RNA sequence: CACUCAUCCAGAGGGGCACCAGGGACACGGCCCGAUGACGCCCCGGCAACCAGUGCAGGUUUUCGCGACCCAGCCACCAGGUGCCAACUCCGUCCCACGCGACCGCGUGGGGAAGAUGAGGA
Numbered sequence: 001c002a003c004u005c006a007u008c009c010a011g012a013g014g015g016g017c018a019c020c021a022g023g024g025a026c027a028c029g030g031c032c033c034g035a036u037g038a039c040g041c042c043c044c045g046g047c048a049a050c051c052a053g054u055g056c057a058g059g060u061u062u063u064c065g066c067g068a069c070c071c072a073g074c075c076a077c078c079a080g081g082u083g084c085c086a087a088c089u090c091c092g093u094c095c096c097a098c099g100c101g102a103c104c105g106c107g108u109g110g111g112g113a114a115g116a117u118g119a120g121g122a
Base pairs, nucleotide, nucleotide: 001121003120004119005118006117007116008115013044014043015042016041017040022033023032024031027093028092029091030090045085046084047083050081051080053077054076055075056073058070059069060068061067089114094111095110096109097108098107099106100105
């Protein structure tokens, strides 16, 4: 960062800094957070388990077993590398179905788009 794959209704907060004022990715609409200091930065704490590691399962080899090798799997442990710690990714926007409703919409479900995070790839 073109691209690929997986996940995104669970979970987890205290302190400090500042002549910080807006913030919740972008646009619009809504709704929230915010001078009782949000957002940001730093410290500590925590959550989770994508990757790594360990074990186990499975596979190959062998007549069988051991061993060796492969594999990261509906499994377990761990917490080294990331990530995360208001609200479903805060909600809607585009498409489809169903229901309500009555000419404008509303609700529920599914999908898409965009985004985030990880792993790969370049």

Background
This is a predicted structure of a 122-nucleotide RNA (SAM riboswitch aptamer (S box leader)) from a Frankiaceae bacterium. The coordinates come from a structure-prediction model, not an experiment, and the mean pLDDT is 79. Of the family's consensus pairs, 97% are formed in the model. It was read from a public genome assembly, where an Rfam model found it.